[in-house]
RNA sequence: UAUCAAGAGAGCGAUGAGGGACUGGCCCAAUGACUCGCCGGCAACCUGUAGAAAUAUAAGGUGCCAAUUCCAGCCUGAAGUAUCAGGAAAGAUA
Numbered sequence: 001u002a003u004c005a006a007g008a009g010a011g012c013g014a015u016g017a018g019g020g021a022c023u024g025g026c027c028c029a030a031u032g033a034c035u036c037g038c039c040g041g042c043a044a045c046c047u048g049u050a051g052a053a054a055u056a057u058a059a060g061g062u063g064c065c066a067a068u069u070c071c072a073g074c075c076u077g078a079a080g081u082a083u084c085a086g087g088a089a090a091g092a093u094a
Base pairs, nucleotide, nucleotide: 001094002093003092004091009039011038012037013036014035018028019027020026022073023072024071025070040065041064042063045061046060047058048057049056050055069090074087075086076085077084078083
């Protein structure tokens, strides 16, 4: 600096109680989550190739494959006490 509303596992094996960054909520989890390995897939930031470019493609470097970054945490507006919208912040990836 850019992106974060889309997309992609009912797989096999190991382990065995916590996990979803933090706080609150809400959710996932012994019908085995999370994590690790293998296999598979998504995507197109870097890169390679083609091209004047738009763009296409996917061998390589990353990333990702519950829920919008799960929602909110601060500010503003509308509402009027339930909420809704927008923008930040924080976080993640490149």
Molecule: SAM riboswitch aptamer (S box leader)
Organism: soil metagenome